[in-house]
RNA sequence: GGCAGAGUAGGUGCCAUGCGUUAAGUGCUAAGGGAUGGGAAGUUGCCCUUAGACGAAAGGUAUCAGGUUUAAACCUGUGCCUGCGACAUGGUAUCGCGUCCGCUGUU
Numbered sequence: 001g002g003c004a005g006a007g008u009a010g011g012u013g014c015c016a017u018g019c020g021u022u023a024a025g026u027g028c029u030a031a032g033g034g035a036u037g038g039g040a041a042g043u044u045g046c047c048c049u050u051a052g053a054c055g056a057a058a059g060g061u062a063u064c065a066g067g068u069u070u071a072a073a074c075c076u077g078u079g080c081c082u083g084c085g086a087c088a089u090g091g092u093a094u095c096g097c098g099u100c101c102g103c104u105g106u107u
Base pairs, nucleotide, nucleotide: 001107002106003105004104005103010095011094012093013092014091015090016089017088018087019085020084021083028052029051030050031049032048033047034046038101039100040099042097058082059081060080061079062078064077065076066075067074068073
């Protein structure tokens, strides 16, 4: 010097634990800021803040508590179960830097 390869931010699936279902969160728009293979510059992408618009799936059960009622039954709360949410965190599988240098292997 040639050839091959690894690793970021993060994406997706699954699992667990939670949160919400009295609507927070997620998603969308605008402005500002930040972090992004070991180094450099940096983009798709990612994160944060502020503002704006939009906006959702509940059902069952109790020998529980309170209230109404002659009673049946009903109402409110609470617990539990099944759902639901572009929900959060963690784990796991898989995918994952275009340029220059570096790193690993090989010649």

Notes: This is a predicted structure of a 107-nucleotide RNA (THF (Tetrahydrofolate) riboswitch aptamer) from a Syntrophomonadaceae bacterium. It matches the Rfam family "THF (Tetrahydrofolate) riboswitch aptamer". Rfam's curators write: Tetrahydrofolate (THF) riboswitch was first reported for Ames et al. as an RNA motif in 5' untranslated (5'-UTR)regions of folate transport and biosynthesis genes in Firmicutes genomes. It was read from a public genome assembly, where an Rfam model found it. The source organism's lineage runs through Bacteria, Bacillati, Bacillota, Eubacteriales and Syntrophomonadaceae.